[in-house]
Parts: sequence; structure tokens; C1' cells
RNA sequence: CCUCGUAAAUAGCAAAACUAGUGAAAACUAGCGACGCAAAGCUAUAGGGCCUUCGAUAAUCGAUGGUAGCCAGUUGCCGUU
Repeated sequence: CCUCGUAAAUAGCAAAACUAGUGAAAACUAGCGACGCAAAGCUAUAGGGCCUUCGAUAAUCGAUGGUAGCCAGUUGCCGUU
């Protein structure tokens, strides 16, 4: 340095539900709350998947918005064996 994540340490994030708000919806923001996470940091004009709405359809396809806590891309903390 690469791989790896069984141990430890330091720090971090925060699912569902609930409350308030935004949105046509998916969903998002804030609070509360921890199911979990070694990238649950960042990226949705590199790509696939999934979800919403609209249109067309025999299968399905196109457009639209969303999701990175599905895969992926990229950067990075610690270092027992």
C1' cells in the first nucleotide's frame, strides 16, 4: 500500500412508529425515537434495479419526479489476527 472487518479505541449516522410542515403521489424536511450501519460519507446528466404520476400498449415501452439504508461509482477513520 492492497485486501479484510474477528477484537479494541475514538468519533459518527439513524430504520419503523409518532408529531408538525411540504408535495398530486412516490417521497422529503424538522423534532422525537433506535431497527440497524465499517462507508447508512458524497454522487440520481456513468449505468442497472426499485417506487410515483402521466401517456401509449398484446407483451411492454416512453416521459416525469423520487430512492445511494438495493447494486454501483468515488473519497475516507481505526488496525487485533